[in-house]
Molecule: Bacterial large signal recognition particle RNA
Organism: Clostridia bacterium
């Protein structure tokens, strides 16, 4: 050093979740790498941690370590969006009150101030209008218990002739209808009314004084208040994203290593 023939091993592996822990099923990365069978109401094991049965390769396509690194997870900070949540917050939105730069409107055909005098206001009488009572007037208006006259009938008497009297007819009471110009009383959400008194801060209408402002509609200024829809803030959630640290590492490079027998 060849051959040959066995062995131990090897036929992917790694994140994150499950779990007391392993490893599988199922996600994902890596990239291709035997075959069936079982498993999330899980399945197999137990520190040598999937099982069962089959097939090939066999000390290399084992195994250990270094580099490089896909992706995976934790922390932390920032930005971002998104629903919560504090807090009227010089934001926005309304309200009030000032202010008078700017618009505007008004003002020498005379502003604001200022004085008289009159209405507006109040209390009384009227008077007038409406409305209501009386009163007046009409018209109706009692089976018998109202009047009158009372047909017929009735009582009373020998009789003349007397007396209750219903139904009819008339006429009236209290009550009901209607009228209501005018009279007599009460009211009033009424009145371009009138007389008296009394009040007058605005407000108007007259007349006077006097001579240059005055008004605050808008916008701007400034100061109080209100609102939680939006804005802004406050606290923590949650999703994504950049940055740092931290951990686990697929494939890829690279060193090192790790058997037995036999013959030559």
């Nucleotide at each position: 050093c060849u051959g040959c023939g066995c062995u131990a091993g090897g036929u992917g592996g790694g994140g994150a979740g499950u779990c007391g822990g392993c490893g599988g099923u199922g996600c994902c990365c890596u990239g291709u790498a035997c075959u069936u069978g079982c498993a999330a109401u899980c399945c197999g094991c137990c520190a040598u941690a999937g099982c069962a049965a089959g097939a090939c390769c066999g000390a290399a396509c084992g195994u250990u370590c270094c580099c490089c690194g896909a992706g995976g997870c934790u922390c932390g900070c920032c930005g971002u969006a998104u629903g919560g949540u504090u807090g009227g917050c010089u934001g926005c939105g309304c309200g009030c009150g000032g202010u008078a730069a700017g618009g505007c409107g008004u003002g020498a055909u005379g502003a604001u101030u200022u004085c008289a005098a009159g209405g507006u206001c109040u209390u009384a009488u009227g008077c007038a209008a409406c409305g209501u009572g009386g009163a007046a007037u009409c018209g109706c208006g009692a089976a018998c218990c109202g009047u009158g006259u009372c047909a017929g009938g009735g009582u009373a008497g020998g009789a003349a002739u007397a007396c209750a009297g219903c139904a009819g007819c008339a006429c009236u009471a209290a009550a009901c209808g209607a009228u209501c110009a005018a009279c007599c009383g009460c009211g009033u959400g009424u009145g371009c009314c009138a007389u008296a008194a009394g009040g007058u801060u605005g407000c108007u209408u007259u007349g006077a004084a006097g001579g240059a402002g005055c008004g605050a509609c808008c916008u701007g200024c400034c100061g109080c208040g209100u609102u939680u829809a939006c804005g802004c803030u406050u606290c923590g959630g949650u999703g994504c994203g950049a940055c740092a640290a931290g951990u686990c590492g697929a494939a890829g490079g690279g060193a090192a290593u790790c058997g037995c027998g036999c013959a030559g």